This is a predicted structure of a 102-nucleotide RNA (TPP riboswitch aptamer (THI element)) from Psychromonas ossibalaenae ATCC BAA-1528.
[in-house]
RNA sequence: CCGUUCUCAACGGGGUGCUGUAUAAGGCUGAGAUUGUCACCAGACUAAACCCGUAGACCUGAACCAGAUAAUACUGGCGUAGGAAUUGAGCUUAUCGGGUAC
Repeated sequence: CCGUUCUCAACGGGGUGCUGUAUAAGGCUGAGAUUGUCACCAGACUAAACCCGUAGACCUGAACCAGAUAAUACUGGCGUAGGAAUUGAGCUUAUCGGGUAC
């Protein structure tokens, strides 16, 4: 010096379980397990909040494997796996990378 990190805005992506009961209230984990509709299919759409936008949420593998638990998509493995959603403005030298000079 250039980009990036960071902040904000708009836009976009994602998940929505286990248990309980009177298909209540409630209990477990978590950032988030919620609203309404269509279905009767381990399903689809919709709204809100939450998270994430390549430094990547989440999905596939998976009705997987191991360990816990009242139970679970709870924890870990799988996993340096494969896939997966951006633009602008600002701040400032605080994150990281590159270049140049000494």

Model confidence (mean pLDDT): 76 of 100. The source organism's lineage runs through Bacteria, Pseudomonadota, Alteromonadales, Psychromonadaceae and Psychromonas ossibalaenae.